The prediction has a mean pLDDT of 82. Predicted 3D model of a 1413-nucleotide RNA (small-subunit ribosomal RNA) from an uncultured bacterium.
RNA sequence: AGAGUUUGAUCCUGGCUCAGAACGAACGCUGGCAGCGUGGAUGAGGCAUGCAAGUCGAACGGUCAUAACCGGUAGCAAUAUUGGUUGUCGAUAGUGGCGGAAGGGCGAGUAAUACGAGAGCAAGCUACCCCCCGGUUUGGGACAACGGCUGGAAACGGCCGCUAAUACCGGGUACGAACAGGCGUCCGCAUGGAUGUUUGUUGAGAGGCCGGGAUCUUCGGACCGGUCGCCGGGGGAGGCGCUCUUGUGCCAUCAGCUAGUUGGUGAGGUAACGGCUCACCAAGGCUUACGGCUAGGUGGACUGAGAGGUUGGUCACCCGCACUGGGACUGAGACACUGCCCAGACUCCUACGGGAGGCUGCAGUCGAGGAUCAUUUGCAAUGGGGGAAACCCUGACAAUGCGACGCUGCGUGCAGGAUGAAGGUCGUCGGAUUGUAAACUGCUGUCAUGAGGGAAAAGGACAGGGGGCCCAAUAAGCUCUCUCGUUUGAUUGUACUUCAAGAGGAAGUCGCGGCUAACUCUGUGCCAGCAGCCGCGGUAAUACAGAGGCGACGAGCGUUGUUCGGAUUUACUGGGCGUAAAGCGUGCGCAGGCGGUCGAUCAUGUCGGAUGUGAAAUCCCGGGGCUCACCCCCGGAAGUGCAUCUGAAACCGGUUGACUAGAGACUGGGAAGGGAGUUUGGAACACAUGGAGGAGCGGUGAAAUGCGUUGAUAUCAUGUGGAACACCGGUAGCGAAGGCGAAACUCUGGAACAGAUCUGACGCUCAUGCACGAAAGCGUGGGGAGCAAACAGGAUUAGAUACCCUGGUAGUCCACGCCGUAAACGGUGCUCACUAGCCGUGGGGGGAAUUGACCCCCCCCGUGGCUUAGCUAACGCGAUAAGUGAGCCGCCUGGGGAGUACGGCCGCAAGGUUAAAACUCAAAGAAAUUGACGGGGGCCCGCACAAGCGGAGGAGCAUGUGGCUUAAUUCGAUGCAACGCGAAGAACCUUACCUAGGCUUGACAUGUGACUGCACGGCGUAUGAAAGUAUGCCUUCUUCGAGAGUGUCACACAGGUGCUGCAUGGCUGUCGUCAGUUCGUGCCGUGAGGUGUUUGGUUAAGUCCACCAACGAACGCAACCCUUGCCUCUAGUUGCCAUCGGGUCAUGCCGGGCACUCUAGCGGGACUGCCGUUUACGGAGGAAGGUGGGGAUGACGUCAAGUCAGUAUGGCCCUUACGCCUAGGGCUGCACACGUGCUACAAUGGCCGGUACAGAGGGACGCGAUACCGCGAGGUGGAGCAAAACCCCAGAGCCGGCCUCAGUUCAGAUUGGAGUCUGCAACUCGACUCCAUGAAGUUGGAUUCGCUAGUAACGGCACAUCAGCAGUUGGCGCCGUGAAUCCGUUCCCGGGCCUUGUACACACCGCCCGUCA
Repeated sequence: AGAGUUUGAUCCUGGCUCAGAACGAACGCUGGCAGCGUGGAUGAGGCAUGCAAGUCGAACGGUCAUAACCGGUAGCAAUAUUGGUUGUCGAUAGUGGCGGAAGGGCGAGUAAUACGAGAGCAAGCUACCCCCCGGUUUGGGACAACGGCUGGAAACGGCCGCUAAUACCGGGUACGAACAGGCGUCCGCAUGGAUGUUUGUUGAGAGGCCGGGAUCUUCGGACCGGUCGCCGGGGGAGGCGCUCUUGUGCCAUCAGCUAGUUGGUGAGGUAACGGCUCACCAAGGCUUACGGCUAGGUGGACUGAGAGGUUGGUCACCCGCACUGGGACUGAGACACUGCCCAGACUCCUACGGGAGGCUGCAGUCGAGGAUCAUUUGCAAUGGGGGAAACCCUGACAAUGCGACGCUGCGUGCAGGAUGAAGGUCGUCGGAUUGUAAACUGCUGUCAUGAGGGAAAAGGACAGGGGGCCCAAUAAGCUCUCUCGUUUGAUUGUACUUCAAGAGGAAGUCGCGGCUAACUCUGUGCCAGCAGCCGCGGUAAUACAGAGGCGACGAGCGUUGUUCGGAUUUACUGGGCGUAAAGCGUGCGCAGGCGGUCGAUCAUGUCGGAUGUGAAAUCCCGGGGCUCACCCCCGGAAGUGCAUCUGAAACCGGUUGACUAGAGACUGGGAAGGGAGUUUGGAACACAUGGAGGAGCGGUGAAAUGCGUUGAUAUCAUGUGGAACACCGGUAGCGAAGGCGAAACUCUGGAACAGAUCUGACGCUCAUGCACGAAAGCGUGGGGAGCAAACAGGAUUAGAUACCCUGGUAGUCCACGCCGUAAACGGUGCUCACUAGCCGUGGGGGGAAUUGACCCCCCCCGUGGCUUAGCUAACGCGAUAAGUGAGCCGCCUGGGGAGUACGGCCGCAAGGUUAAAACUCAAAGAAAUUGACGGGGGCCCGCACAAGCGGAGGAGCAUGUGGCUUAAUUCGAUGCAACGCGAAGAACCUUACCUAGGCUUGACAUGUGACUGCACGGCGUAUGAAAGUAUGCCUUCUUCGAGAGUGUCACACAGGUGCUGCAUGGCUGUCGUCAGUUCGUGCCGUGAGGUGUUUGGUUAAGUCCACCAACGAACGCAACCCUUGCCUCUAGUUGCCAUCGGGUCAUGCCGGGCACUCUAGCGGGACUGCCGUUUACGGAGGAAGGUGGGGAUGACGUCAAGUCAGUAUGGCCCUUACGCCUAGGGCUGCACACGUGCUACAAUGGCCGGUACAGAGGGACGCGAUACCGCGAGGUGGAGCAAAACCCCAGAGCCGGCCUCAGUUCAGAUUGGAGUCUGCAACUCGACUCCAUGAAGUUGGAUUCGCUAGUAACGGCACAUCAGCAGUUGGCGCCGUGAAUCCGUUCCCGGGCCUUGUACACACCGCCCGUCA
């Protein structure tokens, strides 16, 4: 100090969440020791039991106990008992004194009778304590105790009688004192205060103990001294009471409250002021009041950089309370925690009549609760009460115990130790890691354990000695000091220390997807689960669970809760409001806030100094003590504050004097849809009347409803009526806004300009308030032409409560009164000042010029456009600021719920205004970017449409698919881009499927070990459907070891067309042969990104040119490659034959030749080369002309497209089977549906006969000629040919004939019969031939496909697959014949570029709203 999360990405706004610290905590897992702290936060709920306030006999009378003495009684006596006297550092029920008002507990109440800070009391009190002055005299009568009688269950009493005092009550005295009066002095703060003197009045007391020389004595004492008391008075200290100022929570959805209320006079009361109380008088007082909710306050504590925020447990100060409520008494002090009285609730006792009690003291108990301890020890210390003292009392306190509740410290070992052991985990199988970790070796001894020693905390008190004071005194007393004197420790035999033994007794918790340090395996399979936020999990999960490893902290670690922080996310420090939340619809304006220039003065704010205070503790700093630390002690600083005194006078402020630059007034001439009222006008419209007219009008995308022969619409004339004011008209004008538009008149408001005559800061803003305020709506009364919610009808539509049409009522208009809201918007509050420019326009003025005006220049005010700086998240704003400053007001604080509910106010109502919460989400949002999309726009292309030709869809058949069926009908492909597809050949095989029969190291590969020393191979037999099983015969090499090879057994393994194409490689399809897709550097932008690649032309093309913040480049395009079209050259056999010669019935048949064709090689040719003006384009020449035709070639990418069944391959699965072999069956199954084809429906045809012309291929297990046989398929036979040589080879066409429009001489399905060929084998299930049979079908609905030239269409031929045979209607090639049409780009489909909108980004097959479940 920040981070995560809105998006495909970006920037901003904005919320949510996390990392930190803290706690009187609780919960989970775990737990060795010590010190110091800390511990009922909830029911101020109820309480058993014990203890928590007594003490004094030196105040008093008694009583008791005990000792001695003197008696009495009983007894022989010991002795017992009783009375008296004396004694006891004896005891104590009562009277009396002091203390029980402190200490201790708790926080219910209390928002001010409280607390904090600072002052005041001239309006006060004060027991005990300290100092000073003066006294302590003389009498009296009672009441307890006690005794007697007596009541009651008890608690507790009643009557009679006796008695003492430091108890109670008189008399006397009065240095002071109090009160009243007189005369002064001094002082203050208004009332007044202090003090001197004098007069009068009033009012005290108590004694106890100890000691004693003289004197006196009733012999008790008086008296003297000491001490403790007592009384009066003065002072002090500490304590208390009262008053004032100021500060100290939330709510305005609490705005008014108050009759003792506010004040006065008098009286009462109090320690004291005071309505504190009362009588009378006046009518005031408060307003952050009043009311509601919450709460003890503070020093401080936590957090924070600070400012702040939260909090008030322990410690300290103050307050309040004591079962609940009320009351007084006593007392110095209480309206009293363990006192009294009354009432109430509760509990207990009871003889039912009546009584007793108060743990919010210390322990403890029940209850409630997530949750908080011992019914401990001791007065040894510190402190308190009483006492002369010893001493007594003290749950205050000191200690110990329990709880990891917190903080702090210590330990659980240290060093060495690599075969890097074993085990675990992972693994690419080489190893890696756990890990020097362990084992092992050496050492140490903290803590714990055992055995010893053993403090400090103690000071005192008593006794004795000494000194001092007092005194008549060497008594006594007080005080200081000393002691081998006596005595005192709960904790405690504790801290500490010594010795001993042995690594021996002592580690966990949470986490490991990002934030956030730390990763793998297995299991699971949107299940189980995790989660603080984002989010993980649907078969390869670093996110679940376990394990290994790792990270963090460590006697703890996590979780939960709470507070602050981060959050500048309430912004004082330190935020915002054009579009993210946010400017009131607008003005006027009281209070308030702020305020021009020059002086004087005061000193309120402001600034300085001093004094007092700001308790201690805490925090901080410096020291010191516990071994350190925590902790404790000492000192300092701090305590930002308050009060008083004193000083300064710049600024703010007050008072006062002046000024004119702000503001206002005045004068002048102009401008304007500013407002109100009255009046007038024309166009249009509707209606009425009349004329004329005669069939429609109206309306729409098209119609219909509607109107019209009772005469509409259209037309003319006249009249009536209401509303609105065309052109002018303009980012022109006016107004605060809403708003304002014919003209004239009347009344009226404001602004600008010019002048510089007056006032002299009179100003700005403005909570509450007041006024205005579009449209709609409301009330009353008018008015009503047009328009038109509601409503009706007609259309549209799946529906159409809409859009369109025909009607139509409120309303719209007027007057008066309400309403008070709008996207009331510039989404931009008002005022003032400052800050570069350019171009328009309205008003006014000036300059210059002119006869006059215009034009031109300048100033002010208004209204627009562009832009600099600057600002802004960006868009944008930019002198009319969203720039830079000042003043004031309003408003905002995540989205939804909601501008809603409740309450208040307003309203006739509708409703308006003010304005929440529960709950819920992790976003909601602004701007901009790139794409995608649009029944948005622009440009362009494509057999995309159009123009044509031929088809499909109807029939039969073939083939593929779906479906159905089946033991199986193996599997895959499924919009285009699956469906004559994988399959360029399913009778067996193929074959993966089914049934049946078999095999198990296997049909196939490699390796190891053992055995066999036989083989391999060949020929058999039996059985069987075969595979197989059983078995016979012949027969090895050799270095004689074993091996090669074979077989058997065993083990590794083989094998799988089993799953996952959503784990993959490779290959392929598709957009698309569409023209696109990117990069480097530079530049622009905060950034995503842009530019380049856009723009203007052009192209088939991001093809090229031009321009340009771009310049270059890459993959694509094109070209380079193949083929075809023309030519030259080379080469002529198997090709060819023009010329020459020979020969034949005939044929390049032969000689010969390579001219031509052809073959197959090198080249040429087309390249803006030529012409028209550059290009485009056109033209010429040319075989070919603008990529000549065709092919190969497929950018970045998209579709989780297809393929695990071509092969490869991760993971999973099977292993006498999901592997392998065999036979048979199936893949060919058929109510049906679809795709792709073939053949047709005929005369551009069919049949018969005759007769031509190709190219490209294939051929030895082959092609197979001539010839012969068969109607034919074919057969016999075999010349030639491993091929430019031999063989296989056309049909449409052409010529001639028949058929004559019909289910035919069309068409050929189907079926019967007879055959041929291949093959182990044609039943399921082949093809072909012949004879016979002769279905459907007469051109095909909606719809749909291909094709732009050697193309479509038509025709045939060849080839691959084919082990052998076989059929193509499929595929792939080849040639022959050979068209029509393209106006054009509106529309359909697909695509490219630019632009625009977007709430889409899984990207329109998107997103999303409502209803219902």
Its Rfam family is "Bacterial small subunit ribosomal RNA". Its family is annotated with ribosome and structural constituent of ribosome in the Gene Ontology.